[in-house]
Context: one part of a larger RNA
């Protein structure tokens, strides 16, 4: 490289938008570039192949035929795919009408707990553990009540629900912003798919500058436990946790499943809508679930939300270690992404 795979063996890009590149619905007409088939010329000789000969054979070798898959010209053919024209309405998109939702961004506003700080009552404990012991407390702790004040986060409703490309989205509310379903079938007419490179977003910790700091809580200290205890429990605590604005660009970023489309038995339960109402149920369609048939699969299991059937673009793998290391580009403020080897060894 071909083949072969990629849920769990190596192997789906963290998601998305999308430019160049693939690949693309129906009818009909022109071309005739791909493609097909006729001719002519070229394809040097030797090599290859064949058949008959020549050295006793064989290597070698002479003669003839084949071949040279290739190029050019030319006349034909026109299904298919390409260009080009006219037309379609399924596919994509718009419109209008109803719903939906923890989808964003920005405000305002709310009680519960938690701490603190004062003021009351009241007196010896509190807390903490397996048991303690460091800490707090008579300078009145803890507990109990009043009031304040501060920061975070939203119990019940909460669901196996919902929404969102994905990271994630949850108190009430108010403006904005964008989305999807369904319904009518008016409007455009293939305006689609996929996407290397780009560009955008991306959870946690982290890193910069200013703010905040209540709860926790890496580091640190202290007490315990052990032989040791640089932990596991405890009692302390800064960084961080939060906000604003800028970087980091990584996860077990998972459905460990790439996107789009088409086909391929049935059951059940649930969300939004439509129709149909007899209020029993029942059909639709577009999501979220669970069990199963075929088929699939090493097997666990997958099965209309496919890991089954088929197409169309991408990404990726190719025996363990070494190694996601060195090296060098790039990218960062730094930590450190990303790209990413060989030696050697099994």
């Nucleotide at each position: 490289u071909u083949g072969g795979g990629u849920u769990u063996a190596a192997a789906g890009g963290g998601u998305g938008c999308g430019c160049a590149g693939g690949c693309g619905g129906a009818a009909u007409g022109a071309u005739a570039a791909g493609u097909c088939a006729g001719u002519g010329g070229u394809g040097a000789a030797a090599u290859c192949c064949u058949a008959c000969g020549g050295c006793u054979c064989a290597a070698c070798u002479g003669u003839a035929g084949a071949a040279c898959u290739g190029c050019c010209a030319u006349u034909g053919a026109u299904a298919c795919u390409g260009u080009u024209g006219u037309u379609c309405u399924u596919g994509a998109g718009u419109a209008c009408a109803u719903u939906u939702g923890u989808a964003g961004u920005g405000g305002g506003c709310g009680g519960a707990a938690u701490g603190u700080g004062u003021c009351a009552u009241g007196u010896a404990g509190c807390g903490g553990u397996g048991a303690a012991a460091u800490g707090c407390u008579u300078a009145g702790a803890g507990a109990u009540g009043a009031c304040a004040c501060a920061g975070a986060a939203c119990a019940c409703c909460g669901a196996u629900c919902g929404c969102g490309a994905a990271g994630g989205c949850a108190g009430c509310u108010c403006a904005c912003u964008a989305a999807a379903c369904u319904g009518u079938a008016a409007c455009u007419g293939a305006c689609g798919c996929u996407c290397a490179g780009g560009c955008a977003c991306g959870a946690a910790a982290g890193c910069g500058u200013g703010g905040g700091g209540a709860u926790c809580a890496a580091a640190c200290a202290g007490g315990a436990u052990u032989a040791g205890a640089u932990a596991c429990c405890c009692u302390g605590g800064u960084a961080g946790u939060c906000c604003a604005c800028g970087c980091u660009g990584u996860a077990a970023a998972c459905g460990a499943u790439g996107a789009u489309c088409a086909c391929u038995c049935g059951a059940u339960g649930u969300u939004g809508g439509c129709g149909a109402u007899a209020c029993a149920c029942u059909g639709u369609c577009a999501g979220c679930g669970u069990c199963u048939a075929a088929g699939c699969g090493a097997a666990a299991g997958c099965a209309u939300u496919a890991a089954g059937u088929g197409a169309u673009c991408c990404a990726c793998c190719u025996g363990g270690g070494g190694a996601g290391u060195a090296c060098g580009g790039c990218c960062g403020c730094a930590a450190g992404g990303u790209u990413g080897a060989a030696a050697c060894u099994c």